[in-house]
RNAcentral holds the sequence, with entries from ENA, GtRNAdb and Rfam. This is a predicted structure of a 73-nucleotide RNA (transfer RNA) from Paenibacillus polymyxa SC2. Rfam family: tRNA. From the family's description: Transfer RNA (tRNA) molecules are approximately 80 nucleotides in length. The family's RNA type in Rfam is transfer RNA. It is recorded under the gene name tRNA-Lys-TTT-3-1. NCBI's taxonomy places the organism under Bacteria, Bacillati, Bacillota, Paenibacillus, Paenibacillus polymyxa.
RNA sequence: ACCCUCGUAAUUUAAUGGUUAGAAUAACCGCCUUUUAAGCGGUAGGUUGCAGGUUCGAGUCCUGUCGAGGGUA
Numbered sequence: 001a002c003c004c005u006c007g008u009a010a011u012u013u014a015a016u017g018g019u020u021a022g023a024a025u026a027a028c029c030g031c032c033u034u035u036u037a038a039g040c041g042g043u044a045g046g047u048u049g050c051a052g053g054u055u056c057g058a059g060u061c062c063u064g065u066c067g068a069g070g071g072u073a
Stems, first nucleotide, its partner, number of pairs: 001072007010025004018056001027043005049065005
C1' cells in the first nucleotide's frame, strides 16, 4: 500500500429491508428467607462506531471515514 472479517445496552450477543431493535448476565427496586446466597416478579439502561447516499421504510444495501483482528506484498 492493497484485500478480507468484525463494530448493536455496562458485558456477551440476537434480529429475512417492515410491530416501539429483543434476550441473557450485571445494576436498581420489591417478594421469599431469622439473615445472606439461591429462587421469583418488576424497573431503568441503545443516536445499531461516525458521516453521507439509495428506498415509502436501513441494524441490514451502497460510499467514505475511524477503530479492532487477520491475510498478501